[in-house]
Molecule: RNase P RNA; transfer RNA
Organism: Holophagaceae bacterium
């Protein structure tokens, strides 16, 4: 350092759930929590509800290939990052559509921008010691020499989280992709690979800073609700008061009522189209009853072996039945033994066992854990 | 079981798009008062559940615990 497994055991006695039996009661037999049963993060099986079509909108996910009922999961690889290594870690499409956003310091923060500095080649001043031309002299002109006024720079210093590629070299007044070489970076092409992606060489002085867990673009998925889902049976009562929306339209008919479309409206829990109903719905407050049967535990199950695949996981075979309560069961004592504490020189004593605790079922993720065993690898 | 909503000084609440968290009562001193209470005057506060991440920068964006709170049974 990566991974498996285990999570005290054994016998007796009483008790508790729930099953089954026939001799029906002071019975008998089986059977009884977890790897997290928890958090409810995800995903599904199942029910219902308008079978769920279509488009907005939301909300999620986001290298690649696989795997699977699915999936924010897993399993192999890519890429980046860290370790001396085994390994580990990673919300990891897009900043050259477009919107925005960067406090404070600082010149300057988004078509950047000179505060210290470097420079002052060119242009200006200012000088006449020297030198050189011209002229008779005054004095003009050059080189030399100052100043740092126009200006130039973007190297180096400061600010800042971040200052428009780095790293050496010519270059120049100082510079500076201004060149010029590797690095980076863009763009097409070759090569290899399913692909993510990588190698190659060529082209381009660089045009294109972060932030998307900011809006947003892109691609891909999503109906909604939940076992208090539903489905049956019984059982009680004042089908009462309040508020809001609505009672429209065309034929028939004397009339009581029928028929059609179908707006508003109701079914679906954003909305709009479709779709069904369609005369009554909606919410409050008051009453009533808070019983009992299903779902409900055979299931993407456990084991055991084989075959295929790196693997995640598919597939055959044997084989087995493993909790199903409803104020809610799984405990309680006694001896032995085991692992780990303390106390003792020892013989032995003492105490005492980790998170924790099913509730429709699976499948994952993350949290909680006293410690044991084992495997493989790494470094000294 | 299921479903959502909230944590910010001691308490009650604020803080639009992220840029050193502020109020009010409490608290503490003084000052009036015979003593106290209201008042005046001034002062101190160590608070964003816990951890982790994105971002120069989190009370806010994310993610993962912990804790408080509220809703849902069936008949008419």
């Nucleotide at each position: 350092u990566g991974g498996a497994u285990c999570a005290g055991g054994g016998c007796g006695c009483c008790g508790c759930g729930c099953g089954u039996g026939c001799c029906a009661g002071u019975c008998a037999c089986g059977u009884g929590a977890g790897g997290a049963a928890a958090g409810u993060c995800c995903g599904g099986a199942c029910u219902c509800c308008g079978c769920a079509g279509g488009g907005c909108a939301a909300u999620g996910a986001g290298c690649c290939u696989g795997c699977u009922a699915a999936c924010c999961g897993c399993a192999g690889g890519g890429c980046g990052g860290g370790g001396c290594g085994a390994c580990c870690c990673g919300a990891c499409g897009g900043a050259a559509a477009g919107u925005g956003c960067a406090a404070c310091a600082g010149a300057g923060a988004g078509c950047a921008g000179a505060c210290c500095g470097c420079c002052g080649a060119u242009g200006g001043c200012c000088a006449c010691c020297g030198g050189g031309u011209c002229g008779a002299a005054a004095g003009a002109c050059c080189c030399c020499g100052g100043c740092a006024c126009a200006g130039g720079c973007a190297a180096g210093g400061g600010u800042g989280a971040a200052a428009g590629g780095g790293u050496g070299g010519g270059g120049u007044a100082a510079g500076a992709g201004c060149c010029c070489a590797c690095c980076g970076c863009c763009g097409a092409c070759c090569u290899g690979g399913c692909g993510a992606c990588a190698g190659g060489g060529c082209g381009g002085g660089c045009a294109c800073g972060g932030c998307a867990a900011a809006c947003c673009c892109c691609u891909c998925a999503u109906g909604g609700a939940g076992c208090a889902a539903g489905a049956c049976c019984a059982a009680a009562u004042a089908g009462g008061c309040c508020g809001g929306c609505g009672u429209g339209u065309c034929c028939c008919g004397c009339g009581a009522g029928g028929g059609a479309a179908g707006a508003g409206g109701a079914u679906u829990g954003g909305c709009c189209c479709g779709a069904u109903c369609g005369a009554g719905c909606c919410g409050g407050c008051g009453g009533g009853u808070a019983g009992g049967u299903u779902g409900c535990u055979u299931g993407a199950g456990g084991u055991g072996g084989g075959u295929g695949g790196c693997g995640a996981c598919a597939c055959c075979c044997a084989u087995c039945c493993c909790a199903g309560a409803g104020g809610a069961a799984u405990g309680g004592c006694g001896c032995c033994c085991c692992a780990g504490g303390c106390c003792g020189c020892a013989a032995g004593g003492c105490g005492g066992g980790a998170c924790a605790g099913a509730a429709u079922c699976c499948g994952g993720c993350u949290u909680a854990c006293c410690g044991a065993u084992c495997c493989a690898c790494c470094a000294c | 079981g299921c479903u959502g909503u909230c944590g910010u000084a001691g308490c009650u609440g604020a803080a639009a798009u992220g840029g050193a968290u502020c109020a009010g009562c409490a608290c503490c001193u003084g000052a009036a008062u015979a003593c106290g209470a209201a008042u005046c005057a001034g002062g101190a506060g160590c608070a964003u559940g816990g951890g982790g991440g994105u971002u120069c920068g989190a009370a806010u964006c994310c993610c993962u615990c912990c804790g408080a709170c509220a809703g849902c049974a069936c008949c008419a």